Context: one part of a larger RNA
């Protein structure tokens, strides 16, 4: 030195475990914010580094419910307190809530500095202290007020919980790549994707046919299918519908115009005692009247075209217009019928029910043996609308928490129903006249978007230039024309079925089990790195219970160890379950 065996050291694999994750389902919620958010800084405990809670009223204050014996967070000890006059704890509603932050009195290198005014405390007085107000934009009202007469702009004051900022995905819009694929690459693809910006909602968007089609259907949306079809395509790579059919869910409405009226404003005409004052007659009044335009109320909303307009007819009562009588129209109230806060107008309240935010009740067992410990074993029982699960010194239906079942709210919130309340509403006929959305439709050129790359390319959008028609109208049916058929553009609103999950509750898993599963089971977005944007760890397990080793000894003496003691076990001693391998020793045997 090697080999073998035994005993150790070092190391932290493996096994077992789980406080943490991951995915999904159902329900809820889908926002918070100038009444100051999200997120922070700094404080706050008798002693307090960190986390948690809270805010100078600071691990907390008030009140109303629940619960009922202990409590003063993680966190032990010391010191000291609270508590059946109900503490601690749980839930509802309040109060307080420093400073920064949209940050908003001004400033600023966030958590700091400096003001003005009003009220108050204090001072001899000033300084000082406490409370309140003071940003910008927009909207309403009022007062003023230029160039410029009226006016307008502007200014000043006052009122406004009107806005701003934050937030995971989903939605609509704006603008918009490249790596890649085409085995190179340019049209093409990736892809209208990513990243960026704007806006909103609990969903968004779309939506009641100028449809789709072929003689039929009847708003939109989503899913299945149609179908990898019809097609598009350096006809390469690739891209890729729609109708029909079957389901989910269903809901329809309001304007513009024609016409009528009111009041106000503008313009034009008129100055005749006329016009006019609903109509007729009579009287009376009389400075405003008429036309057009604008604002405003009514009407009206459709495609077997509709409406206006004209004619005829129509529940009750009341009302006044300058007066009387009569007529008609109008207005109001009631009746009848219908509807409603999700559109179609809109606000609130009451009652009831259900639910959410604390909780309560809830059956049934003992023995023998082994063991440190019984839930194991043995024997004998019991409950079950409960044999889900977790815990308890090993494996418990009957020990504990629970489970099935049943019950429960002073307060706040949500939903539904009913009522109050509110809103709407007659019919027939006629076809002469009027209306039926204009720089629109369409055309040309340039683009975009439709599965579709300009093509024979319809339909949709629009940058530029032209530029119609009004129902005997106009558009579409995939160039275009005719016939036929369908629809009615150029205004608007609209629930549900659909998408998503920062968040809450309940539940599930042929999901992970500490190099896994979130980056994070631990003081984790921490330590640490970086000027910064940003990057970003490692790190779980004594034991049933600390019973965490009194006392003695060695000692280079707050280390480490040997005894003693605890414990079932200390080769379970806080470097703590198990404790593999590499690696390092000791002893013995053999070999060289």
């Nucleotide at each position: 030195a090697g080999u073998a065996u035994g005993c150790g050291g070092a190391g932290g694999a493996u096994g077992c475990c789980u406080u943490g994750g991951c995915a999904c389902g159902a329900g809820a919620a889908g926002g918070c914010g100038a009444u100051g958010a999200a997120g922070g800084a700094c404080g706050u405990g008798g002693c307090u580094a960190c986390c948690u809670g809270c805010g100078a009223a600071a691990a907390g204050c008030u009140u109303c419910g629940g619960a009922g014996a202990g409590g003063c967070g993680g966190u032990a000890a010391c010191a000291g307190c609270c508590u059946g006059u109900g503490a601690c704890c749980c839930g509802g509603a309040g109060g307080u809530g420093u400073c920064c932050g949209a940050a908003u009195g001004g400033g600023g290198c966030a958590a700091c500095c400096c003001u003005u005014c009003c009220c108050g405390a204090g001072u001899a007085a000033u300084g000082u202290c406490g409370g309140g107000a003071a940003a910008c934009a927009c909207c309403g009202c009022g007062c003023u007020g230029a160039a410029u007469u009226c006016a307008u702009a502007g200014g000043c004051g006052u009122g406004g919980a009107u806005g701003a900022g934050c937030a995971a995905a989903c939605u609509g819009g704006g603008a918009g790549a490249a790596g890649u694929g085409a085995a190179a690459c340019a049209u093409c693809u990736c892809a209208g994707u990513a990243a960026c910006c704007c806006a909103a909602g609990g969903a968004a968007g779309a939506g009641a046919a100028a449809g789709a089609a072929a003689u039929u259907c009847g708003a939109u949306u989503u899913c299945c299918c149609u179908a990898g079809u019809a097609g598009c395509g350096g006809c390469g790579a690739g891209c890729g519908a729609a109708a029909a059919g079957g389901a989910a869910a269903c809901a329809g409405u309001c304007u513009a115009a024609a016409c009528c009226g009111u009041a106000c404003g503008g313009c034009a005409c008129a100055u005749u005692c006329a016009a006019g004052g609903a109509u007729g007659c009579a009287a009376c009044c009389g400075u405003u009247g008429u036309g057009c335009c604008g604002u405003u109320g009514g009407u009206g909303u459709u495609g077997c075209g509709g409406g206006a307009c004209c004619u005829u007819u129509c529940g009750a009562c009341u009302g006044g217009a300058u007066u009387g009588c009569a007529u008609g129209a109008c207005a109001g109230u009631c009746a009848a019928g219908g509807a409603g806060u999700a559109a179609g107008a809109a606000a609130u309240c009451a009652u009831u029910u259900u639910g959410u935010u604390a909780g309560c009740u809830g059956a049934a067992u003992u023995u023998u043996c082994u063991g440190g410990a019984a839930a194991g074993u043995u024997g004998a029982a019991c409950c079950a609308c409960a044999g889900a699960a977790g815990g308890u010194g090993a494996u418990a239906g009957u020990c504990c928490u629970g489970u099935a079942g049943g019950c429960g709210a002073a307060a706040a919130c949500a939903a539904a129903a009913u009522g109050a309340c509110u809103c709407c509403u007659g019919a027939a006929g006629g076809g002469a006249u009027c209306c039926c959305a204009a720089g629109u439709a369409g055309u040309a050129c340039g683009g975009a978007g439709u599965a579709a790359g300009u093509g024979a390319a319809a339909u949709u959008c629009u940058g530029u230039a032209c530029g119609a028609a009004u129902c005997u109208g106009c558009c579409a049916g995939a160039a275009c024309c005719a016939u036929c058929u369908g629809g009615u553009a150029a205004g608007a609103c609209u629930a549900a079925a659909u998408a998503c999950u920062c968040u809450c509750u309940c539940g599930u898993g042929a999901c992970c089990g500490a190099u896994a599963g979130u980056g994070a089971a631990c003081a984790a977005g921490u330590a640490c790195c970086g000027u910064g944007a940003g990057g970003g760890a490692a790190a779980g397990g004594u034991g049933a219970a600390a019973a965490g080793a009194a006392c003695u000894c060695c000692u280079a003496a707050c280390a480490g160890g040997a005894g003693a003691g605890u414990g079932a076990a200390a080769u379970a001693g806080u470097a703590c379950c198990u404790g593999a391998a590499a690696c390092c020793g000791c002893a013995u045997a053999c070999u060289u």